[in-house]
RNA sequence: ACAGGUCUUCGGGGUUUGGUGAAAUUCCAUACCGGCGGUAAAGCCCGCGAGCGCGUUUGCGCAGGAACCGGUGAGAUUCCGGUGCCGACAGUAAAGUCUGGAUGAGAGAAGAUGUCA
Numbered sequence: 001a002c003a004g005g006u007c008u009u010c011g012g013g014g015u016u017u018g019g020u021g022a023a024a025u026u027c028c029a030u031a032c033c034g035g036c037g038g039u040a041a042a043g044c045c046c047g048c049g050a051g052c053g054c055g056u057u058u059g060c061g062c063a064g065g066a067a068c069c070g071g072u073g074a075g076a077u078u079c080c081g082g083u084g085c086c087g088a089c090a091g092u093a094a095a096g097u098c099u100g101g102a103u104g105a106g107a108g109a110a111g112a113u114g115u116c117a
Base pairs, nucleotide, nucleotide: 001115002114005113006112007111008110009109010108017029018028019027031097032096033087034086035048036047037046038045043085044084051062052061053060054059067083068082069081070080071079089100090099091098
C1' cells in the first nucleotide's frame, strides 16, 4: 500500500404455587426472564438483530412493544429509592415462559493471520 482482506470460535433467558373448567404452563391471582452497539452501568433513551413480503446479489418495503417521579453527581429516563409498564409468527381454551420453524439465522464479540514494496 491492497483490504478495513482471509480464517476460526463464541453469540437468549424465563411458568413457581394455586383457582375455575370437560379441556388452559394460554383465562384469573401470584411468580420468573430480559440479545447486540452507543452512553455514567439501560428489557422501557437512540439505533441494530430476530418476523413477513419482494429480490440474482448488494438490498428495498411493511411491521417493529414498554417509564415516570425523587436523590446523588460535572455528567445517569442507565446507579440508588419508589411506583409502573412491555414482549414477533404458527399451533392450541386466548402464550414473553409450552410445542414448532430453530443443535437455524443474526446484531455483534473474541482470537489468529495474508499478499506486494